This is a predicted structure of a 1424-nucleotide RNA (small-subunit ribosomal RNA) from a marine metagenome.

[in-house]
């Protein structure tokens, strides 16, 4: 001074946390000095073993002496703690005319006579002891009696001083009382004045919290007469009066010693336990006396009560909040030390004696504050090592000196680099790793945001690193930061917060003018504000800290005195601009009461008619032949009061509306007649207050909570419907709340500007002269834009949320919770007043950009409809897929965007899977190896094969898997570590940027509005003006022509030959732009038309923007991380991918006559060929087979094109349709055709008779339909790409259905609707309320019993206070408690879907009913 954290992102509000200082503790660390007023505050004013912490004493007696007792002083200081206490306890100021002061100081006087006991001591005695009886004899500065001198009280009476004021000082006079130690000094004592010092006692101010304490007090307030005391005083006591204190907080409860002063902070302020200083209070818990100047006494005394310690049981002792030390508590905190050498202080005439006061030393990282921990120089390669050389605060050691004793320090030597660096942190805030290993939402970290689910800079470890350094960090509590409590200095329309509304008591503020006072206010003077501290100067210790002097702007105050008089207050005196008040006209759903009406609607009554009515989205419940709904007419019965009617209008607000009376009240204007400030505000109080509830009695048409019934619905305690009861209406009470809002308190005054509108009022015009029309002003009222300004923004804006004043009321993160308790009110419902535990990083306003809506508006396309056509979906086969099955049926891909897809076709190979056999480790290092390694060859054996084992005989000669590491491979994983590549939005038109402008900002603007367009295509408007990518253009390629070219093509012709005119083949141009023409239209454009082979992007294709989808793909290939590693690695033999109840998906054949079967016949085009196409010849029924030219191809081949036509059979049948399965026979390719290949011939002849619900595909050479090539490299094609032949229909539209594109508009979304997100109810934890009660502590109270002390005693007692016990009850508070309630937290639990978009019935409010449950429903209300 700020910094992080709510968000997609932003700008507020707001809390949270971090950075700082200060205390206390607690983790690893640790060389040394100096200084210090540091060390059981918290908790336990608990308990204490043993030491010590108060004496002294030429006074007196005894004693040799130690001592012991009488006597004097002093034991009331010192020293220790904060328990109480909220008070004259402290503090400050001040009185005492209401007092006292031992010891000490000053002045003056004095100091006479006499006496009788007594402690100790001696003899007996009791008793455990502590103690204590009896006797004898004994001294004093001990005690008694006189005396004088003086003093004190009281009654009288006089002068006369002192002050403010005699209640005082002084002088006589009676009365009662009262004094002295030696023989000198000396010292004590004694009177009596003063001082000095200390204290008693009153008063003004000052400083906690609680109103969920509002009434308290009877000795209470006063007076008179006594008591008492050093002294006032209900301090006590009798009579008498009835006061006295509080809302400027009395009582009462809590919690505390106060203060110098200490920490924090600019300050103002907060907060606070010691240590120094002062005061005060306590002495285990109370209670009381003596003595003494003082005491109601911490180391006195006596009693009660708790504890504890001895005991002969009979009774005695004790008090560490003194110094040390023990136990206990607790995170917490030192030694049972030395000395009276220093200062004090008691005693003493003194030497002196005492002295846990003090002053020394131990201990401890309490605090300040200073020092080190090494320097240089040199080889080795930095880094680090290692060596040597210097210095020596520091260590270690010697002597003197130091000190009450030590000791530390000081002086001079003497060894020796020797004896000394840690802690935290290391994503971000906040300085420092994009290092490695390990873990793998686990361990763990983390003040806060957050890391950790196999590549962790944030976890544990290592190695760097960064800050601090003898210290460094962590936990607890204060400040401060927070202007987050705001006096300095905040704010309440929507973040928290303006009381529902008015009226008025205290209070707090108050127009003009004079004049007095001089209380506030200034001003100057004097005391006082204790030292320590603090500031500042100076000095001393080497320096610092520290200590000494000296000053001081410190102690911010208080009291006393002299002044000033603007301004407030006070007294008075005048005014009228503020308010009242009158007067005069005028408006008005003001209000209360009474009388009238009006139409609607029910009921009833009679006519008329007759099968329905009535309700709904659709029904149904209901109502009706006993005559309804309907019509007509007539009676009654309550409630209401249309049009007019408005942004209108009256009230304080709630609220007010048919008309006419009557009585109250208010307001605006306009006169200037009257008072003269009479004012605003308003704690507390009163007073009125919509619906809905309540009571009592009336009413009761209609609507209508609850309540039945009928729907919807999985359910429907609802939404819809038909009933229907309180209630709604009246009269008299309660009741006291609303989203009672303008979510904006009441007054005043100042401040642009237009417009409407209601109601006065002055003037002027017109008039049809009317209560009429218009205009110009002013005055009050409602409204609506908008300028300064203000606001976090939306927005206010002379009716301010602007800017200036008075007063009141309210708010300080969410949530628990307007609960829960207590009071209070109400009949009741319940209203008012109103919290804590505990738990969360957030809640939350306003506004942005997306995304969404069962929200709106506009465009769009045959992967939307619609029209048309032709299918799928049934049946049989073909292929994929899922399931199930296996030894294995490898794997991937699963909505559109997986499924004839990867795979352009698995007998073996493929191949990745199963069984079963074999092989294989470069390279390094270890053991082994010429005692012959690993190979290779012949034979014989085993084996299903391939290979291998073994057993033999030969060759050849050095390496080696035996062992550790590392490697070669891996179709092992991870497509969510990844590159390329691809799909799908998207056949769509969209996406970025510069300047500029707006806005605090995020962001908008540009990209928007019309209009157009296939198009963000183009055009016109416009704070935007340009730009890029996409779209268009472009590219190929069909369709016309032109010009080259001419072989293998054509053409003639039988070949040779010969020709380019046609065709074709394949380069080059040409050609279409809305060019022209006509209609609309500012213009883009559009609609016709003309020439044109083609006409409006001519037709098909190519080419896919920024993005999204973690889409797909380690199984094409590459890469990163893991793993496997003699097996997850390679080879080989056989099987499997080809299984099969069963489900989808792409296809194919067909279910027939538009067909089928036989026979004749006409026309393509694209394509492929040397591991190849194969003419052409014979052979066979056929598939094919034996031959075999030709061709690397416009030259030879494949290669018969089929639908089509022509003839003739079939005649609606499971057929002469239809083929699927089956069977026998043969052929090709290949090692191999069993699982498992394809043809060909015979035989065989299933299911099928146009397909349910849904669902694809097409818009013209298109669909359908007919063949044909090709690819897959032995064989195999119903599949893929391509070619051609024949060749339709239907619509020129629309956004209803799925669905995209743009505006806009509502959000509680932003992982973005597969979103968010409510209640119950079930589990577990947690603090809390209630509570039948139990128990404890404190204050109080009622009646006992009553120690000690005091006063009185006729000594037998007795009075009065009265600790302490028992008791009857009140009250506070704490601790437990069966059981009972809401409540909060808690990855993945039921039920349902309440709210957010019209959240699918809008929402909320208030008040009532009813419901598992969010919730429903009914009146009112509100706009959020």
């Nucleotide at each position: 001074u700020c910094c992080a954290g709510u968000u997609u992102a932003u700008c507020c509000u707001g809390c949270u946390g971090g950075c700082g200082g200060a205390u206390a503790c607690u983790g690893c660390u640790a060389u040394c000095u100096g200084g210090u007023u540091u060390a059981u505050a918290a908790u336990u004013a608990g308990g204490c073993a043993u030491g010590c912490a108060a004496g002294u004493u030429u006074g007196a007696u005894c004693g040799c002496a130690a001592g012991a007792u009488c006597g004097g002083c002093g034991g009331a200081c010192u020293g220790c703690u904060u328990a109480g206490u909220a008070a004259c306890a402290c503090g400050u100021a001040g009185c005492u005319a209401a007092c006292c002061u031992a010891c000490c100081u000053u002045u003056a006087g004095g100091u006479u006579a006499a006496g009788g006991a007594u402690a100790g001591c001696c003899u007996c005695g009791g008793g455990a002891a502590a103690c204590u009886g009896a006797g004898g004899g004994u001294a004093a500065u001990a005690c008694u009696u006189a005396a004088u001198a003086g003093g004190a009280a009281a009654u009288a009476a006089u002068c006369a001083c002192u002050g403010g004021a005699a209640u005082g000082u002084u002088u006589u006079a009676u009365u009662u009382c009262u004094g002295a130690a030696a023989c000198u000094a000396g010292a004590g004592c004694c009177u009596a004045a003063a001082g000095a010092u200390g204290g008693g006692g009153c008063u003004g101010c000052g400083g906690c919290u609680g109103a969920u304490u509002a009434g308290g007090u009877u000795g209470u307030u006063g007076u008179u007469g006594g008591u008492g005391u050093a002294a006032a005083a209900g301090a006590c006591u009798a009579a008498c009066a009835a006061g006295c204190c509080g809302a400027u907080g009395a009582u009462c409860a809590g919690u505390a010693a106060g203060g110098g002063c200490u920490u924090u902070u600019a300050g103002c302020g907060g907060a606070g336990a010691g240590g120094c200083c002062c005061u005060a209070a306590g002495a285990a818990g109370g209670a009381a006396u003596c003595u003494g100047a003082g005491a109601c006494a911490c180391u006195a005394u006596u009693c009660c009560u708790a504890g504890u310690c001895c005991u002969a049981c009979g009774g005695g002792g004790u008090g560490c909040a003194g110094c040390a030390g023990c136990u206990g508590a607790g995170g917490a905190a030192a030694u049972u030390u030395u000395a009276c050498a220093a200062u004090g202080c008691a005693c003493g005439c003194a030497a002196g004696u005492g002295u846990g006061a003090u002053a020394g030393a131990a201990u401890a990282a309490g605090c300040c504050a200073g020092a080190g921990u090494g320097u240089u120089u040199c080889u080795c390669u930095u880094a680090g090592a290692g060596a040597a050389a210097c210095u020596u605060u520091u260590g270690u050691u010697a002597a003197c000196u130091g000190u009450a004793a030590a000791a530390a320090g000081g002086u001079u030597g003497a060894c020796g680099a020797a004896u000394a660096a840690g802690g935290a942190c290391u994503g971000g805030g906040c300085a420092a790793g994009a290092c490695c290993g390990g873990u793998g939402c686990c361990a763990g970290c983390c003040g806060c945001c957050g890391c950790g689910g196999u590549a962790a800079u944030a976890c544990c470890g290592g190695c760097g690193g960064u800050c601090c350094g003898a210290g460094u960090a962590g936990u607890a509590u204060c400040c401060a930061c927070a202007u987050u409590u705001a006096u300095u200095g905040g704010g309440u329309c929507u973040a928290a917060a303006a009381c529902a509304u008015u009226c008025g008591u205290a209070g707090c503020u108050u127009g003009u003018u004079u004049u007095g006072u001089c209380a506030g206010u200034c001003u100057c003077u004097u005391g006082u504000g204790a030292a320590a501290u603090c500031u500042c100067a100076u000095g001393u210790c080497u320096c610092a800290a520290g200590c000494a002097u000296g000053a001081g702007u410190c102690g911010u105050g208080c009291a006393a005195g002299a002044g000033a008089u603007a301004c407030u207050g006070c007294a008075a005196u005048a005014c009228u601009a503020g308010a009242g008040a009158c007067c005069g006209g005028a408006a008005g759903a003001u209000g209360c009461a009474a009388a009238g009406a009006g139409u609607a609607u029910g009921g009833c009554c009679a006519a008329g008619g007759u099968a329905a009515c009535g309700g709904u989205a659709a029904a149904a419940u209901g109502u009706g032949u006993u005559a309804a709904u309907c019509u007509u007419g007539g009676u009654u019965a309550g409630a209401c009061u249309a049009a007019c009617a408005a942004u209108g209008g009256c009230g304080a607000a709630g609220g007010c509306a048919c008309u006419u009376u009557g009585c109250a009240a208010g307001u605006a204007c306009g006169g200037a007649u009257c008072u003269g400030a009479c004012a605003g505000u308003g704690a507390g109080g009163g007073a009125u207050g919509a619906a809905g509830g309540c009571u009592a009695g009336g009413g009761u048409c209609g609507c209508a909570a609850a309540a039945g019934g009928g729907a919807u619905u999985a359910g429907a305690u609802a939404c819809c419907c038909c009933u229907g009861u309180a209630g709604u209406c009246c009269u008299a009470g309660c009741a006291g709340u609303a989203a009672a809002c303008a979510c904006u308190g009441u007054u005043c005054a100042c401040u642009a500007a237009a417009c409407a509108u209601c109601g006065g009022u002055a003037c002027c015009u017109c008039c049809u002269c009317g209560a009429g029309a218009g205009g110009u002003g002013u005055c009050g009222g409602u409204g609506c834009u908008g300028u300064a300004g203000g606001g976090a923004a939306g927005c206010c804006g002379u009716a301010g949320a602007g800017u200036g004043a008075a007063c009141u009321a309210c708010c300080u993160g969410g949530g628990a919770a307007g609960u829960a308790u207590a009071g209070u009110c109400g009949c009741a419902a319940g209203g008012u007043c109103g919290a804590a535990a505990c738990u969360u990083a957030a809640a939350g306003g306003a506004a942005u950009u997306g995304g969404c809506g069962g929200g709106g508006a506009g465009a769009c396309a045959c992967u939307a409809c619609a029209a048309c056509g032709a299918g799928u979906g049934a049946c049989g086969c073909g292929u994929g897929c899922g399931g199930u099955u296996c030894a294995a049926u490898u794997a991937g891909a699963u909505u559109c965007c997986a499924c004839a897809c990867c795979g352009u076709g698995a007998a073996c190979c493929u191949u990745a899977c199963c069984a079963g056999g074999a092989g294989c480790g470069a390279c390094a290092g270890c053991a082994g190896a010429a005692u012959g390694a690993a190979g290779g060859u012949c034979a014989g054996u085993c084996u299903a094969a391939a290979g291998g084992g073994c057993u033999u005989a030969c060759c050849u000669g050095a390496c080696g898997c035996g062992c550790u590491g590392a490697g070669a491979g891996g179709a092992g994983c991870u497509g969510c570590a990844u590159g390329g590549c691809c799909g799908a939005c998207a056949u769509a038109a969209g996406c970025c940027u510069g300047u500029g402008c707006c806005g605090u900002g995020a962001g908008g603007u540009g990209a928007c509005u019309u209009g157009u367009u296939a198009a963000a295509u183009c055009a016109a408007g416009u704070a935007a003006c340009a730009g890029g990518c996409g779209a268009g253009a472009c590219c190929c390629u069909c369709g016309u022509g032109a010009c080259u070219a001419a072989u293998u093509u054509c053409u003639a012709a039988u070949u040779a030959u010969a020709g380019c005119a046609c065709a074709u083949u394949a380069g080059u141009c040409a050609g279409a732009c809305u060019g022209c023409c006509u209609u609309g239209g500012u213009a883009a454009c559009a609609a016709g038309g003309a020439g044109g082979a083609a006409g409006g992007u001519g037709g098909g294709g190519g080419c896919g923007a920024u993005g999204u989808u973690a889409g797909g793909u380690g199984a094409g290939u590459a890469c990163a991380g893991c793993c496997c590693g003699a097996a997850u690695c390679c080879c080989c033999u056989g099987g499997g991918c080809a299984a099969c109840a069963c489900g989808c998906g792409c296809g194919c054949g067909g279910c027939a006559a538009u067909g089928u079967u036989u026979g004749a016949u006409u026309c393509a085009a694209u394509g492929a060929g040397a591991u190849g196409c194969g003419a052409c010849u014979c052979u066979g029924a056929a598939a094919a087979g034996a031959g075999a030219a030709g061709c690397u191809a416009a030259u030879c081949u494949c290669c018969u094109a089929a639908a089509g036509u022509c003839a003739a059979g079939c005649u609606u049948a499971g057929u002469a349709c239809a083929g699927a399965u089956u069977g026998a026979g043969g052929u090709u390719u290949g090692u191999a055709a069993u699982c498992c290949a394809g043809c060909c011939u015979c035989a065989u002849g299933a299911c099928g008779a146009u397909g349910g619900a849904a669902u694809c595909c097409g818009u013209a050479g298109u669909a359908a339909u007919c063949g044909u090539u090709u690819u897959u490299u032995a064989u195999c094609a119903g599949a893929g790409a391509a070619c051609g032949g024949u060749g339709a229909a239907u619509a020129u539209g629309u956004c209803a259905c799925g669905g995209c594109c743009u505006c806009u508009u509502g959000c509680a979304c932003a992982c973005a609707c597969u979103g968010c997100c409510c209640g119950u109810c079930a589990a577990a934890c947690c603090a809390a309320c209630c509570g039948a009660g139990u128990u404890g502590u404190g204050c109080u109270u009622u009646g006992g019993u009553g120690a000690a002390g005091u006063c009185c005693u006729u000594c037998g007692g007795g009075a009065a206070c009265g600790a302490a016990c028992c008791u009857c009850g009140g009250u506070a508070u704490g601790a437990u408690a069966a059981g009972g309630u809401a409540g909060g937290u808690u990855a993945a639990g039921u039920c349902g879907u309440c709210a957010c978009a019209a959240g699918g019935u809008a929402u909320c409010u208030g008040u009532a009913g009813g419901g598992g449950a969010a919730c429903c429903u009914g009146c009112a209300g509100a706009g959020g």
The coordinates come from a structure-prediction model, not an experiment, and the mean pLDDT is 80. The RNAcentral record of the sequence draws on SILVA.